[in-house]
RNA sequence: GGACCGAUAGCUCAGCUGGAUAGAGUACUUGACUACGAAUCAAGGGGUCGGGGGUUCGAAUCCUCCUCGGUCCG
Repeated sequence: GGACCGAUAGCUCAGCUGGAUAGAGUACUUGACUACGAAUCAAGGGGUCGGGGGUUCGAAUCCUCCUCGGUCCG
């Protein structure tokens, strides 16, 4: 230098072919339970979907440029 893959909640990840309000587990907060904790149960908060631009009635999803990480080739 070239090709490909990835970036979504604090963390690990799902989200198929563009359509609902963006989800799960875990962590966190509150309550129940308990002598107190843990566990368990219930409720809750938390997201510019890596960044810019474009296509579209509609974009996490498609196109483009950039950034960061990984793999391969030279």
This is a predicted structure of a 74-nucleotide RNA (transfer RNA) from Roseovarius sp. A-2.
Rfam family: tRNA. Rfam classes the family as a transfer RNA.
Lineage of the source: Bacteria > Pseudomonadati > Rhodobacterales > Roseobacteraceae > Roseovarius.
The sequence was found in a public genome assembly.